[in-house]
RNA sequence: CGGGACGUGGCGCAGCCUGGUAGCGCACCUCGUUUGGGACGAGGGGGUCGCCAGUUCGAAUCUGGCCGUCCCGACCA
Numbered sequence: 001c002g003g004g005a006c007g008u009g010g011c012g013c014a015g016c017c018u019g020g021u022a023g024c025g026c027a028c029c030u031c032g033u034u035u036g037g038g039a040c041g042a043g044g045g046g047g048u049c050g051c052c053a054g055u056u057c058g059a060a061u062c063u064g065g066c067c068g069u070c071c072c073g074a075c076c077a
Base pairs, nucleotide, nucleotide: 001073002072003071004070005069006068007067010026011025012024013023020057028044029043030042031041032040033039050066051065052064053063054062
């Protein structure tokens, strides 16, 4: 330098193809059972969906650019 994949609550991921209320598991908080830890049950909080722009009535989703991580290749040594 070229090609590809990925980026979504604290962590791991789904949702994207085919636009229409942002979800799941774990974790966290409160309450209950328990002497307590743990466990179980009930309830709850938390996300500019990497950034900017475009299309659209409406974008996590489509389009363009950029950034970051990883993989492959080329080049140099």